Molecule: FMN riboswitch aptamer (RFN element)
Parts: sequence; C1' cells; structure tokens
RNA sequence: ACUUAUUCUCAGGGCGGGGUGUGAUUCCCUACCGGCGGUAUUCUAGUAAUAGAGAGUCCGCAAGCGUUUCUUUUUUAAGAAAGUCAGCAGAACUGGUGCAAUGCCAGUACCGACAGUGAUAGUCUGGAUGAAAGAGAGUAAAG
Repeated sequence: ACUUAUUCUCAGGGCGGGGUGUGAUUCCCUACCGGCGGUAUUCUAGUAAUAGAGAGUCCGCAAGCGUUUCUUUUUUAAGAAAGUCAGCAGAACUGGUGCAAUGCCAGUACCGACAGUGAUAGUCUGGAUGAAAGAGAGUAAAG
C1' cells in the first nucleotide's frame, strides 16, 4: 500500500415576470434546476513525475412506484424480504476544430418517480429529521 470485516460522519437543485380563469408556483408564453461512479482532444497547480476539476441527454448506478415471494382474520388491507425483477423509465442533434469528439467550442433541441391539490406539477405540499448510489475518516486481524 492492497484485500477482508467493522464503526462513524457526510451525501439534491429549481416558478421570478406575464396571460386565461371562480379557482393554476399544476394550463399557455417566458424563467429556473441538473444526485453518484466511469470515460476525457479541455482547464488549474507543478521543472517534472504527478495531483485536482471537467457530460442532465455516452456507459453504468441510486431512491420512489410497481412486480415477485413469505407472514398476518385490518385480506380490494397490513407487515417483511428480494436487483439472479429494469417493468414504469427518461432525453441530442447540426456545424466547427482535430489523427480521433458521445464529452471541447458555437447553435438549436430534448428529458425529469409516487401520492396530494379549488385545475393537469422536474420547481408547491407529503412519505422524508427517511432511504441510498457513493464520498471521507477511524478501528481490527490475516495474507
């Protein structure tokens, strides 16, 4: 230093303006936001080795809903477990540079769980002072 086990901490942003209407942060015009890991022709630091940052739409992952299984006389319900269940479930092109672009530059597009609501919600309220992809720190033993 690596591997394994274990403990702790941390781990999501956004409706401002106008219109219609009895009523809309839900509709229409406009505005605004972008979790985690990977990838990297860019940037920063360094003499260098190297280190740090860099994608909502490329490759994966997470929560939610659903599904499946189990339990229970609250049975159209409740509780528990499962990702060897991805099903809901997502979205990018054009031009430029270049050996090479899915990522850079320019332009124009597009996407966003469930439940609730006086009216259809990525942005309001709620489950959630939750869970978690993961990030960091510590401890222990063995190789």